RNA sequence: UGCAGGGUGGAGCAGUGGUAGCUCAUGAGUCUCAUAAGCUCAACUAUGUCGGUUCGAUUCCGGCCCCUGCAA
Numbered sequence: 001u002g003c004a005g006g007g008u009g010g011a012g013c014a015g016u017g018g019u020a021g022c023u024c025a026u027g028a029g030u031c032u033c034a035u036a037a038g039c040u041c042a043a044c045u046a047u048g049u050c051g052g053u054u055c056g057a058u059u060c061c062g063g064c065c066c067c068u069g070c071a072a
Base pairs, nucleotide, nucleotide: 001071002070003069004068005067006066007065010024011023012022013021018055026042027041028040029039030038048064049063050062051061052060
């Protein structure tokens, strides 16, 4: 430098145009002599960034940034 894939709550991931969800973690309650596990509830309101298309974009298109792989 070129090509390909990726960036979504604290962590790991799903979501191919219309409400952003799952697991773990966190907080409260319940259970227990107590802790853990289990069960119930709650909060964290998070789509890398800037534009474009559209009535409407995490999703489609383009630029840039970052990560991984391949080639040189």